[in-house]
Context: one part of a larger RNA
RNA sequence: UUGGGCGUAAAGAGCUCGUAGGCGGCUCAGUAAGUCGGCUGUGAAAUACCGGAGCUCAACUCCGGAACUGCAGUCGAUACUGCUGUGGCUAGAGUCCGGUAGAGGAGAGUGGAAUUCCCGGUGUAGCGGUGGAAUGCGCAGAUAUCGGGAGGAACACCAGUAGCGAAGGCGGCUCUCUGGGCCGGUACUGACGCUGAGGAGCGAAAGCGUGGGGAGCAAACAGGAUUAGAUACCCUGGUAGUCCACGCCGUAAACGUUGGGCACUAGGUGUGGCGGUCUGACCAAUGACUGCCGUGCCGAAGCUAACGCAUUAAGUGCCCCGCCUGGGAAGUACGGCCGCAAGGCUAAAACUC
Numbered sequence: 001u002u003g004g005g006c007g008u009a010a011a012g013a014g015c016u017c018g019u020a021g022g023c024g025g026c027u028c029a030g031u032a033a034g035u036c037g038g039c040u041g042u043g044a045a046a047u048a049c050c051g052g053a054g055c056u057c058a059a060c061u062c063c064g065g066a067a068c069u070g071c072a073g074u075c076g077a078u079a080c081u082g083c084u085g086u087g088g089c090u091a092g093a094g095u096c097c098g099g100u101a102g103a104g105g106a107g108a109g110u111g112g113a114a115u116u117c118c119c120g121g122u123g124u125a126g127c128g129g130u131g132g133a134a135u136g137c138g139c140a141g142a143u144a145u146c147g148g149g150a151g152g153a154a155c156a157c158c159a160g161u162a163g164c165g166a167a168g169g170c171g172g173c174u175c176u177c178u179g180g181g182c183c184g185g186u187a188c189u190g191a192c193g194c195u196g197a198g199g200a201g202c203g204a205a206a207g208c209g210u211g212g213g214g215a216g217c218a219a220a221c222a223g224g225a226u227u228a229g230a231u232a233c234c235c236u237g238g239u240a241g242u243c244c245a246c247g248c249c250g251u252a253a254a255c256g257u258u259g260g261g262c263a264c265u266a267g268g269u270g271u272g273g274c275g276g277u278c279u280g281a282c283c284a285a286u287g288a289c290u291g292c293c294g295u296g297c298c299g300a301a302g303c304u305a306a307c308g309c310a311u312u313a314a315g316u317g318c319c320c321c322g323c324c325u326g327g328g329a330a331g332u333a334c335g336g337c338c339g340c341a342a343g344g345c346u347a348a349a350a351c352u353c
C1' cells in the first nucleotide's frame, strides 16, 4: 500500500540479450471500440440529504423533492487513443559506401630484463635477516663475481583525471580469426522503435572436479623473535593455491554505492577520435573559428536535509523495468529450486526495543 521515495538516511537487479506485456514519429482515408453529447429504459422500498407536516418538543412517524455519480439500448460527434489500408512520408531505427582510433575478444608463435635452480671458473669466511636479534644458509667452500644451461611466471620505460569493452575486465612483440564504436557521404529500407515480468547468456578473486605445470610469491603449517600472554603484527622456512586445458561455482565496497531510453535547459577550461572553413605563396607544421562522438575539472539557473549535482544532472518532462516501507532477530529458519561440495537464489515468524 489510490502515498512518498531509491548518490551518502531503507531502497537501482553485477552486466547484456530478449519472450509476453506496457509505451511509441509525420500524414491521408475509413471505422466508431475507448472518449464526449442527446433521448429512452432501468437503477425496488426503507435508510442517508434538502424542504415541509403530525404526535405539547424531541426521538419517532408521514408527505414532497433531489439524489441513486451505475448499467443497457438507441441516435449523434470524431479532436485525441485504438482498429483497418499490398495508403503515403523520412526527422527515429537500420542497411550501404569511404575513412579511422583502440591494453575489445579467441588461438598460435616469439623476445628481452629479473628471480630461482643446476654445471663450470675466480675467490675465502662469512652470508642472511632485524628496532635489536635469533631460527636459517656456509670450510662437504656459501654470500660475492664471471661464463654456460634449465624452467616457470610476469611484461620495466612508453603510461597519460589516455584508450577499448555491456559489465566483469583488458597492457612486451608478431601473425591468423573475430565483435563493437566513431566520423564523413546521404544511395537504400520505410517506424522495422524504447523498455523488458518470466527466460537465456556473460560474469573479478577465492573455492571445487579431472589431468598437467610449478620459478617467484604464499593461506595452512613449522621454527625464531616480541609479549604478562602472542594461536598476531616482524624474521627464517613452507604446502594448497597462484599458471595451463576442460568442466563446475555465480558471489563482491560486482561502486559513479547514481537502471535503461528520448527530448529540453547559461557558460568556461583541459584531453582522446574523426571532419569542415580560413591562415600558412606549394605540401605540412602552427594558429583562429566551427560540427559530431568520448572522457575530466570549474561553475549559472534549477535541484538537494545538507554534502553536493549541475548538457556525462542528482535540473525540467515523458515511457518501461527493478527495488524500499522502524532497529534487532536475519539475508537467518522452514520449504522449494540450483550445486560434487563449499554454498547460492527465493525468503518469514515468535520474541524484543
Base pairs, nucleotide, nucleotide: 003325004324005323006322007307008306012321014202015201016200017199021195022194023193025089026088027087028085029084030083031082033081034080035077036076037075038074039073040072041071042070049065050064051063052062053061054060092192093189094188095187096185097184098183099182100181104178105177106176107175108174109173110172111155116150117149118148119147120146121145122144126137127136163170164169207248208247209246210245211244212243216242217241221237222236223235224234259320260319261318262317263316264315267298268297269296270295271294272293273292274291275290276289277288278287302309303308326353327352328351335346336345337344338343

Description: This is a predicted structure of a 353-nucleotide part of an RNA (small-subunit ribosomal RNA, central domain) from an uncultured Acidimicrobiales bacterium. Its Rfam family is "Bacterial small subunit ribosomal RNA". Gene Ontology terms of the family: ribosome and structural constituent of ribosome.